[in-house]
Model confidence (mean pLDDT): 81 of 100.
Transfer RNA from a Spirochaetales bacterium, 73 nucleotides, folded computationally.
Rfam family: tRNA. About the family: Transfer RNA (tRNA) molecules are approximately 80 nucleotides in length. Rfam links the family to the GO term triplet codon-amino acid adaptor activity. The family's RNA type in Rfam is transfer RNA.
Lineage of the source: Bacteria > Pseudomonadati > Spirochaetota > Spirochaetia > Spirochaetales.
RNA sequence: GGGCGUUUAGCUCAGUUGGGAGAGCGCCUGCCUUACAAGCAGGAUGUCAGGAGUUCAAGUCUCUUAACGCCCA
Numbered sequence: 001g002g003g004c005g006u007u008u009a010g011c012u013c014a015g016u017u018g019g020g021a022g023a024g025c026g027c028c029u030g031c032c033u034u035a036c037a038a039g040c041a042g043g044a045u046g047u048c049a050g051g052a053g054u055u056c057a058a059g060u061c062u063c064u065u066a067a068c069g070c071c072c073a
Base pairs, nucleotide, nucleotide: 001072002071003070004069005068006067007066010025011024012023013022019056027043028042029041030040031039049065050064051063052062053061
């Protein structure tokens, strides 16, 4: 230098054919307990890596930039 992949909650990751942003763990509050853990109930948290475009509508499609990983040279 060329090609491919990944980037979504604090962490690990889903997200189907473009239309509701989610799960597990974690965190907070309450119940339970002498207390803690476990359990039960409830709750909070997102610039979907950045920018631009297409579209009535973009996490999803297109272009571009960045970071990380793999392959080739």